[in-house]
């Protein structure tokens, strides 16, 4: 330099053109003499910028980061 892949919350991961879920972690409450465990509940997210579309996390383009291959 070329090609391909992956980017979702604090972490690990689903999903799909039509309200973005689950688990762990964190906060609050219940339970208990206390702790742990358990139950309920809350906050927080689609790498970035454009385009297509009534509507984009999803499709297209560019770009960034990381990973792999070729040279």
């Nucleotide at each position: 330099g070329c090609c391909g892949g992956u980017g979702u919350g604090u972490u690990g991961u689903a999903a799909u053109g039509g309200u973005a879920g689950c688990a762990a972690a964190c906060g609050a409450g219940c339970u208990u003499c206390c702790c742990a465990a358990g139950c309920u509940u809350g906050g927080g997210g689609c790498g970035u910028g454009g385009g297509u579309u009534c509507g984009a996390u999803u499709c297209c383009c560019a770009u960034c980061a990381c990973c792999g291959g070729c040279u």
This is a predicted structure of a 71-nucleotide RNA (transfer RNA) from an Oscillatoriaceae cyanobacterium. Its Rfam family is "tRNA". By type it is a transfer RNA. RNAcentral records the identical sequence in 2 taxa.